Predicted 3D model of a 264-nucleotide part of an RNA (large-subunit ribosomal RNA, domain VI) from Ruminococcus sp. A254.MGS-254. The full RNA is in RNAcentral, with records from SILVA. It matches the Rfam family "Bacterial large subunit ribosomal RNA". Its mean pLDDT, the model's own confidence on a scale to 100, is 90.
Context: one part of a larger RNA
RNA sequence: CGUAGGAGAUUUGAAGGGAGCUGUCCUUAGUACGAGAGGACCGGGAUGGACAUACCUCUGGUGCACCAGUUGUUCUGCCAAGGGCACAGCUGGGUAGCUACGUAUGGACGAGAUAAACGCUGAAGGCAUCUAAGCGUGAAACUCCCCCUAAGAUGAGAUCUCCCCUCCCUCGAGGAGUAAGGCUCGACGUAGACUAUGUCGUUGAUAGGUCAGGGGUGUAAGUGCUGUAAGGCAUGCAGCUGACUGAUACUAAUAAGCCGAAAG
Numbered sequence: 001c002g003u004a005g006g007a008g009a010u011u012u013g014a015a016g017g018g019a020g021c022u023g024u025c026c027u028u029a030g031u032a033c034g035a036g037a038g039g040a041c042c043g044g045g046a047u048g049g050a051c052a053u054a055c056c057u058c059u060g061g062u063g064c065a066c067c068a069g070u071u072g073u074u075c076u077g078c079c080a081a082g083g084g085c086a087c088a089g090c091u092g093g094g095u096a097g098c099u100a101c102g103u104a105u106g107g108a109c110g111a112g113a114u115a116a117a118c119g120c121u122g123a124a125g126g127c128a129u130c131u132a133a134g135c136g137u138g139a140a141a142c143u144c145c146c147c148c149u150a151a152g153a154u155g156a157g158a159u160c161u162c163c164c165c166u167c168c169c170u171c172g173a174g175g176a177g178u179a180a181g182g183c184u185c186g187a188c189g190u191a192g193a194c195u196a197u198g199u200c201g202u203u204g205a206u207a208g209g210u211c212a213g214g215g216g217u218g219u220a221a222g223u224g225c226u227g228u229a230a231g232g233c234a235u236g237c238a239g240c241u242g243a244c245u246g247a248u249a250c251u252a253a254u255a256a257g258c259c260g261a262a263a264g
Base pairs, nucleotide, nucleotide: 001152005163006162007161008160009159010158011157015149016148017147018146021049022048023047024046025045026044027043033038051106052105053104054103055102059100060099061098062097066093067092068091069090070089071086072085073084074083075082076081110144111143112142117137118136119135120134164264166176167175168174181259182258183257184256185201186200187199188198189197206252207251208250209248210247211246212245213244215241216240217239222235223234224233225232226231
């Protein structure tokens, strides 16, 4: 820009893409078959490999503004307690998130038309013949079924709901202001390179803060007691705590501007 009014939702599916794999074991059954050795078809069940998709409850990894331990040095006047630097100084753990080594699921079932092949009926050709007319069975291949995209499918589809008048002029399918609605703008993520997308914008829990909790770390500082001291014990499952959960308008989403039809 188009989809012949302007919008907000929900959809149909022309077409395109994805997937499509397979082992072992048990049973049927030591049956059919076979002199024996051996050893099934068909059918039923279980469990794997690789691959794919989704997710983070569990098990792990990571987790550079979480917690603790510790070395050297420097600074906060000193002690104590801390800050900086040394690969994040080193080390032990670890929430959310992201992940696999973790968890879950999938290939199916079924249908149609077939290939090779196997048949029925059956002539030409009194017989025979699956074929010439006609009718069947039949495969991971084909078309569906399953998953994804999809009406720019210009063949532009469908359904539901909302809005429809004032003014100006050169009367035109003109211009201005509006409606439903949308955009700019702002607080932000289940989104993200940008854009887009989703939530919210005081009629408010969108983010931060605060409070409460969860989870993590592992018993803070100070004080007291004890020991010559290093240290230990008590106060005390302590103190601290990023992303998680909930509550709470304290802070910031204020204010404002713009676009947008005329019953088609």